[in-house]
RNA sequence: GAUAUUCUUCGGGGCGGGGUGUGACUCCCCACCGGCAGUUACAGUCUGCGACCCACCUUAGUGGCUGAUGAGGUGAAAUUCCUCAACCGACGGUGAAGCAAUUUUGCAAAGUCCGGAUGUGAGAAGAAACAA
Numbered sequence: 001g002a003u004a005u006u007c008u009u010c011g012g013g014g015c016g017g018g019g020u021g022u023g024a025c026u027c028c029c030c031a032c033c034g035g036c037a038g039u040u041a042c043a044g045u046c047u048g049c050g051a052c053c054c055a056c057c058u059u060a061g062u063g064g065c066u067g068a069u070g071a072g073g074u075g076a077a078a079u080u081c082c083u084c085a086a087c088c089g090a091c092g093g094u095g096a097a098g099c100a101a102u103u104u105u106g107c108a109a110a111g112u113c114c115g116g117a118u119g120u121g122a123g124a125a126g127a128a129a130c131a132a
Base pairs, nucleotide, nucleotide: 003132005128006127007126008125009124010123016030017029018028019027031112032111033089034088035049036048037047038046044087045086053064054063055062056061069085070084071083072082073081091115092114093113098107099106100105101104
């Protein structure tokens, strides 16, 4: 100099108003929300990761899948700041959109509601040890 131990805590936000209607946090209009690390400068939309989902295996893990941004301005430097205008959001449930056939069914619709989840987790902070 390189490698390397154990424990604790923390670790995802958001339906408020109006409309229609017997009935809507589900439909329509407005509104509201944004995990972790990195990046010359602060990021939901850049890069990578986590989560979700699928397969294998099942202690753990491995592989796959994995959404979305432009213009202008400032500056040495920003797809990260400012202005304007956009866009995106796992799985299961509920559900009055919608589509198809038909009178009752099939397909099927929530980023914000309910659930798996007092879960998992990228990681962050701290403590112990002071070793090989």
FMN riboswitch aptamer (RFN element), 132 nucleotides, folded computationally. The prediction has a mean pLDDT of 79. Rfam family: FMN riboswitch aptamer (RFN element). Rfam's curators write: The RFN element is a highly conserved domain that is found frequently in the 5'-untranslated regions of prokaryotic mRNAs that encode for flavin mononucleotide (FMN) biosynthesis and transport proteins.